Source information: A computed fold for a 78-nucleotide RNA from an Olavius algarvensis Delta 1 endosymbiont, annotated as c-di-GMP-I-GGC riboswitch aptamer. The organism belongs to Deltaproteobacteria, within Bacteria. Its mean pLDDT, the model's own confidence on a scale to 100, is 85. Its Rfam family is "c-di-GMP-I-GGC riboswitch aptamer". Gene Ontology term of the family: cyclic-di-GMP binding.
């Protein structure tokens, strides 16, 4: 610090289950960890999904896809 070796104090929680919410993507509780150094926030930009009875779309969904923006804890090898 545009770093993340080895530690330390927390910290989050994939899947699969159970409950609700919702047309869907999927969100929210419970349990549980697969794994995270922003797995903290924001849908800006691409990307993916998901669009109710058909195309298209409006309109969502995803920040645990990647890029970007704002905020943040440890530690000082290399």
């Nucleotide at each position: 610090a545009c770093a993340g070796a080895a530690a330390a104090a927390g910290c989050c929680a994939a899947a699969c289950c159970c409950c609700g919410a919702g047309a869907g993507a999927u969100c929210g509780g419970g349990a549980g960890a697969c794994g995270g150094a922003a797995a903290g926030c924001c849908a800006c930009g691409g990307g993916u999904c998901u669009g109710a009875a058909c195309u298209u779309a409006a309109a969502g969904a995803u920040a645990g896809c990647c890029g970007g923006g704002c905020u943040g804890c440890c530690u000082u090898a290399a």